[in-house]
RNA sequence: UCGUGCUGAGGCGGGGAGUUAGCGGUGCCCUGAACCUGCAAUCCGCUAUAGCAGGGCUGACAGCUGGUGUGAGGUUUUUUCUCUCAGUGGUGGUUAAAAGAGGGAGCGCUGAAGGUUGGGUCUUGCGCGACGAAUCCCUGCCAACCCCGCCAGGCCCGGAAGGGAGCAACGGUACGCGGGGCUCUUCGGGCGCCGUGAGGGUGCCUGACCGGAGCUCUGCUCUUUUAAUACAGCUGGGAGAAAGUUAUCGAGCACCGGUGCACGG
Repeated sequence: UCGUGCUGAGGCGGGGAGUUAGCGGUGCCCUGAACCUGCAAUCCGCUAUAGCAGGGCUGACAGCUGGUGUGAGGUUUUUUCUCUCAGUGGUGGUUAAAAGAGGGAGCGCUGAAGGUUGGGUCUUGCGCGACGAAUCCCUGCCAACCCCGCCAGGCCCGGAAGGGAGCAACGGUACGCGGGGCUCUUCGGGCGCCGUGAGGGUGCCUGACCGGAGCUCUGCUCUUUUAAUACAGCUGGGAGAAAGUUAUCGAGCACCGGUGCACGG
């Protein structure tokens, strides 16, 4: 160095989080392709030599192991973003009120603000008037009888002449009903571009006098103050996504090194 054989080393997956006093496993996740059976999350089995029990395959190699590098992925710290819950009127925004300044509009030397004074509108008494009603006046109708006048017929008295009471009709009148008038008189009242007196004095209208330059309005603008509003912002909690940072574990891959025995060439 090559070949054959053996099995003693070893291997037949590993890792993360979680759980655990700790270590593994079942389960979850990542990587990878790497035996079987039984046990096992209300857990199963062990004790820093850290799965237990049993069976099987491979085997000195491209396997195993050590080191270096790279590095999927997980977890953690911090930052940013999104969503959600709560808080916060110290910030911004929005809204409301008050005050001030300005802008705009109107009035004003044919006289602003302010002041004095008078009157009306208002209440009420009285007077006057109008209106209404009544009295009254004129007129019409109107009483079977218990109203008047005149009384036909009939009735009564009388010898007769004549006389009497008296219904109807006719005429008139009372009571009553209607029409007209309003000269006089009386009464009435949410009547009055009337008169007079008293009262009242918020508002409105109007006159005179003093005064001598402002006054009024305004979903406009600005400032200040106060109040409201949780829309934005800020603070805290929770969840999620991606990127980055810190720390940690880390499969796989690459490189380098090491690696049993027997026989024979």

The RNA shown here (Bacterial large signal recognition particle RNA) has 265 nucleotides and comes from an uncultured bacterium. Rfam family: Bacterial large signal recognition particle RNA. Rfam's curators write: The signal recognition particle (SRP) is a universally conserved ribonucleoprotein involved in the co-translational targeting of proteins to membranes. The family's RNA type in Rfam is non-coding RNA gene.